[in-house]
This is a predicted structure of a 360-nucleotide RNA (Bacterial RNase P class A) from an uncultured Pseudomonadales bacterium.
Its Rfam family is "Bacterial RNase P class A". By type it is a ribozyme.
It was read from a public genome assembly, where an Rfam model found it.

RNA sequence: GGAGUCUACCAGGCAGUCGCUGCUUCAGUAUGAUUCGAAGUAGAGGAAAGUCCGGGCUCCACAGGGCAAGGUGCCAGGUAACGCCUGGGAGGUGCAAGCCUACGGCUAGUGCAGCAGAGAGAAGACCGCCUAAAUAUAACUCGUGAGUUAUGUCGGUAAGGGUGAAAGGGUGCGGUAAGAGCGCACCGCGCGCGUGGUAACAUGUUGUGGCAUGGUAAACCCCACUGGAGCAAGACCAAAUAGGAACCCGUUGGCGUUGCCCGCGUUGGGUUCGGGUAGGUUGCUGGAGGCUUGUGGUGACGCAGGUCCAAGAUGAAUGGCUGCCCAAGACAGAACCCGGCUUAUCGGUGGGCUCCCAUG
Numbered sequence: 001g002g003a004g005u006c007u008a009c010c011a012g013g014c015a016g017u018c019g020c021u022g023c024u025u026c027a028g029u030a031u032g033a034u035u036c037g038a039a040g041u042a043g044a045g046g047a048a049a050g051u052c053c054g055g056g057c058u059c060c061a062c063a064g065g066g067c068a069a070g071g072u073g074c075c076a077g078g079u080a081a082c083g084c085c086u087g088g089g090a091g092g093u094g095c096a097a098g099c100c101u102a103c104g105g106c107u108a109g110u111g112c113a114g115c116a117g118a119g120a121g122a123a124g125a126c127c128g129c130c131u132a133a134a135u136a137u138a139a140c141u142c143g144u145g146a147g148u149u150a151u152g153u154c155g156g157u158a159a160g161g162g163u164g165a166a167a168g169g170g171u172g173c174g175g176u177a178a179g180a181g182c183g184c185a186c187c188g189c190g191c192g193c194g195u196g197g198u199a200a201c202a203u204g205u206u207g208u209g210g211c212a213u214g215g216u217a218a219a220c221c222c223c224a225c226u227g228g229a230g231c232a233a234g235a236c237c238a239a240a241u242a243g244g245a246a247c248c249c250g251u252u253g254g255c256g257u258u259g260c261c262c263g264c265g266u267u268g269g270g271u272u273c274g275g276g277u278a279g280g281u282u283g284c285u286g287g288a289g290g291c292u293u294g295u296g297g298u299g300a301c302g303c304a305g306g307u308c309c310a311a312g313a314u315g316a317a318u319g320g321c322u323g324c325c326c327a328a329g330a331c332a333g334a335a336c337c338c339g340g341c342u343u344a345u346c347g348g349u350g351g352g353c354u355c356c357c358a359u360g
Stems, first nucleotide, its partner, number of pairs: 001356010012325007020043007028036001045331001049342002052340005057230004064262004070226004074088005089103001090101004104222002109220002111216002126161002128157003134153009169187006188211001189209004193204004234282004244273006253267004289308008
């Protein structure tokens, strides 16, 4: 100097002017109540987005058990909790720093893998190799019932070849008629033991067994885990009529917040037509909160101290104009709140680490 990788922060700024919403204060004004005016102060995000997870909170409800359905899936921690985060292990990937993982179990059972191929899972003999054993024919030899050769039948084989995505461990030596873990050595695999580690797991001049009934679970399944609905939840005040009509079930029944059953509670429930009202308060922002100091921990984070109060709208508030600066403004606007994940994105400022080149 170049290329990469991990992580933290910012999200136009300043000034003037007019305007919007909350809170506080002021002295008034108007009104049945709400209103109007002035001053001060605060006022959208790193994702507010997606509604994907987890909770706080509210209700069913003082609510138990089972089945179904759905989700997660290595180990150990963190957390209110999680499918999140941190650290570790295994596998993969990159020269590396790093990054990714739908990572429990196939000897509990069932299923699936077209075609090809002999055979695709307690899965095999097509081409080939052999002729030992048994047997037939022919020829030859001889010591006359024996041998040799050839061709068959029968038989043996799974080392070689072929098919296929995948074919009955691999290499070598011995052995055999030819072969084969048939035997042996090494590797691999299973089972045990030792060592390190909380564990996943790693490891061994460890012991033993000739030992492979394979693959696939983002196939069914098995194992471990799991109430539901949601702020339009819920509570209070006000208003209003028609306390309406018809039909169905009815205590052996009906109703009750995922579905089904048992249990429990309750005593009525459902459908259609018709009529009336729908305004306000609360929930609603002081929190599993922010910032900072010390301390424990590899880390996520915990503990202790100090300090601060950062929007609460409700057809939905923060906008318009002017001037200057600059990084030239992308993606984009809270609606009960919080912890995450995922997606979109113009740029800028720091820090750690890796690789390459050159110089000293």